[in-house]
Transfer RNA from Micavibrio sp., 75 nucleotides, folded computationally. The organism belongs to Micavibrio, within Bacteria. Its mean pLDDT, the model's own confidence on a scale to 100, is 81.
RNA sequence: GCCCGAGUAGCUCAGUGGUAGAGCAGGGGAUUGAAAAUCCCCGUGUCGGAAGUUCAAUUCUCCCCUCGGGCACCA
Repeated sequence: GCCCGAGUAGCUCAGUGGUAGAGCAGGGGAUUGAAAAUCCCCGUGUCGGAAGUUCAAUUCUCCCCUCGGGCACCA
């Protein structure tokens, strides 16, 4: 340099045009003599950044950034 994949909550990930979600973690409560376990409640996220298409974009198009993989180059 070329090709492919990924970027969404603290972490792991879903959601693929129509009001952004789950599990875990965390906070509060119930229970217990006290814990553990269990149960209930709690999410104000610039959806990596900018532009475009659209009535409407996390989702489609284009550019850029970051990460991973492959190929190429490497006197």